[in-house]
RNA sequence: CAAAUAUUUAGGCAAACUACGUGAAAACGUAGGACGCAAAGCUUGAGUCUAAGGCGAGUUCGCUAUGAUCGAUCGGCUGCAGUG
Numbered sequence: 001c002a003a004a005u006a007u008u009u010a011g012g013c014a015a016a017c018u019a020c021g022u023g024a025a026a027a028c029g030u031a032g033g034a035c036g037c038a039a040a041g042c043u044u045g046a047g048u049c050u051a052a053g054g055c056g057a058g059u060u061c062g063c064u065a066u067g068a069u070c071g072a073u074c075g076g077c078u079g080c081a082g083u084g
Base pairs, nucleotide, nucleotide: 005084006083007082012037013036017032018031019030020029021028022027035071041077042076043075045074046073047069048068049067053064054063055062056061057060
């Protein structure tokens, strides 16, 4: 100096839920709240979810992403004071 792991100081983030709002939906934003997280920081590369619109059959159903998901999906990139 670098990597891995454990501990720890000061900090950081914020699940469920509630209220308001956005959206066709999936889901998301703000405020409260704290289940937890040493990458719970970033990222659509993959996977997954939804189907407004479009297409096809035609009471209805099926296919499709330009939409969505990074905290109990994977991968990629980046980062953290002290001690062992």